[in-house]
RNA sequence: CUCAGAAAAGGGCAAACCCGGUGAAAGUCGGGGGCGCAAAGCCAUGGGUCUAAGGCCGGUUCCUGCGGCUAUGAUCGUCAGGCUGCCUGG
Numbered sequence: 001c002u003c004a005g006a007a008a009a010g011g012g013c014a015a016a017c018c019c020g021g022u023g024a025a026a027g028u029c030g031g032g033g034g035c036g037c038a039a040a041g042c043c044a045u046g047g048g049u050c051u052a053a054g055g056c057c058g059g060u061u062c063c064u065g066c067g068g069c070u071a072u073g074a075u076c077g078u079c080a081g082g083c084u085g086c087c088u089g090g
Base pairs, nucleotide, nucleotide: 002090003089004088005087012037013036017032018031019030020029021028022027035077041083042082043081045080046079047078048075049074050073054070055069056068057067058066
């Protein structure tokens, strides 16, 4: 430098669910919890997915309400890409 994760050590993260905060929602944050994870560390750059407050369109006599589209919202524990990194072995 590169490839791999069978065994080991020290550790790390934390799904569902519950409680509380936050948000229009999707989500997210804190506590409990522990399904899993060798990058389940970081970055929304491309695709995917979720949401649709606002905006646009439709419809309605009008308002409320309703339907459709839309990310500027979200997800890195969805995939790709980028950056960084512990231990062990080749």
This is a predicted structure of a 90-nucleotide RNA (c-di-GMP-I riboswitch aptamer) from Candidatus Acetocimmeria pyornia. Model confidence (mean pLDDT): 86 of 100. Lineage of the source: Bacteria > Bacillota > Clostridia > Eubacteriales > Candidatus Acetocimmeria. Rfam family: c-di-GMP-I riboswitch aptamer. About the family: GEMM was predicted in a large-scale screen for bacterial structured RNA regulatory elements. It was read from a public genome assembly, where an Rfam model found it.